[in-house]
A computed fold for a 154-nucleotide RNA from Desulfotruncus arcticus DSM 17038, annotated as glmS glucosamine-6-phosphate activated ribozyme aptamer. The sequence is in RNAcentral, with records from Rfam. Model confidence (mean pLDDT): 80 of 100. NCBI's taxonomy places the organism under Bacteria, Bacillota, Eubacteriales, Desulfallaceae, Desulfotruncus arcticus. Its Rfam family is "glmS glucosamine-6-phosphate activated ribozyme aptamer". Rfam describes the family as follows. This entry contains a glucosamine-6-phosphate activated ribozyme that is found in the mRNA for GlmS. GlmS is an enzyme that uses fructose-6-phosphate and glutamine to generate glucosamine-6-phosphate. It is annotated as a riboswitch. Of the family's consensus pairs, 88% are formed in the model.

Formats: sequence, structure tokens, C1' cells
RNA sequence: AACUGAAUUGCAGCGCCAGAACCCGGCAGCCGGGUUGACGAGGUGGGAGUUAAUCGAAGUUUUCGGCGGAUGCUCCCCGGUUUGGCCAUAACCGACAAAGGCACUACAAAUCCCGCGGGCAACCGCGGGGACAAAGGGUGCCGGGUGGCCGCAA
Repeated sequence: AACUGAAUUGCAGCGCCAGAACCCGGCAGCCGGGUUGACGAGGUGGGAGUUAAUCGAAGUUUUCGGCGGAUGCUCCCCGGUUUGGCCAUAACCGACAAAGGCACUACAAAUCCCGCGGGCAACCGCGGGGACAAAGGGUGCCGGGUGGCCGCAA
């Protein structure tokens, strides 16, 4: 370096730190070392491009500021629906594959409390207890083309 096998973990509120704050040390507004820097839910047809890419919880202090990334968005391709089938086109979507409207329906983690462990410290990790969301999703109802050919019926 390559190949094979097994186990565990992770896969986007994700990763990083030069501003800032805090801690320790020193020759002390300077230097060195360290710490903090998003709590879950939700979201991926393929490719390219792009950046302030959904929802609440906590908090009132930094979940600030910066960089990168990301399931968002735009375009193209493919596919689905709009008519029983096919072709073209248009719109809306993404294999639970119209947007939208109304009604019904569910669930969290941190914060908090009690402990344990690591560190001189700032802080970090683990265990236990008790709660509290919204969007989304699901169910029901409303709600959708044009042209051509075929079929069915008359």
C1' cells in the first nucleotide's frame, strides 16, 4: 500500500475558530496556554448553479460574530398527477410524486431538579426524575388544463 473478515459509532442546529467573553500562568491592556461558541422536531429522484435554507423550545448572556458545509431555492433531465390509453405542451409536484382552503389528530430534547466522574480553574462528560412545542405528517371534505389520435357509449 492492497485485499478480506468482525465489531462499534456517526451521517447536517452539522464541523471549525482569527473577533468577543471567561479561566490559568507570566516579565501584565501585553504575551502564552486553555474553555465557551445551537436544544430538539422536520426535510434528499439525478446533475449544475446559488446562499441570510423549514419549525418551534430555552434564554434575555455568545443559540453573538466569522468561515465551511447542508435534504432549501433556480434551471435542465427523468418520473408522477391533471381523461380509460397514447403523443405533444402547460401547471404543480418527487416514488405517500397539484398548489391551496377548512376540520380533526401526535410526539421531543435541552433548560429545570437529584446524583456521579474529569479538570487548579473557566468548563466538560455520564446516570436518574419530572414536564412543556410548533411546523410537518396522517385522516375527512372542498379543490386541476389545452390540442391531436384511439377506445367506450350513443